Source information: The RNA shown here (transfer RNA) has 72 nucleotides and comes from a Patescibacteria group bacterium.

[in-house]
RNA sequence: GUCCUCGUAGUUCAACGGAUAGAACGAGAAUCUCCUAAGUUCUAAAUCCAGGUUCAAUUCCUGGCGGGGACA
Numbered sequence: 001g002u003c004c005u006c007g008u009a010g011u012u013c014a015a016c017g018g019a020u021a022g023a024a025c026g027a028g029a030a031u032c033u034c035c036u037a038a039g040u041u042c043u044a045a046a047u048c049c050a051g052g053u054u055c056a057a058u059u060c061c062u063g064g065c066g067g068g069g070a071c072a
Stems, first nucleotide, its partner, number of pairs: 001071007010025004018055001027043005048064005
């Protein structure tokens, strides 16, 4: 340099072009308990960036950025 692949809550992962973007773990609060742990309930928290296509984009297309890989 070229090509392939991945990028979503703090972490690990989901999400036929139409869901309120979801789960687990973690965090905070309440409850329970003599206390702690466990349990139960609740709360907050994310789509890498810029364009394009579309009635509608996390999803499709282009470019960029970043991680991984192959070739040179």
Its Rfam family is "tRNA". From the family's description: Transfer RNA (tRNA) molecules are approximately 80 nucleotides in length. NCBI's taxonomy places the organism under Bacteria, Bacteria candidate phyla. The coordinates come from a structure-prediction model, not an experiment, and the mean pLDDT is 82.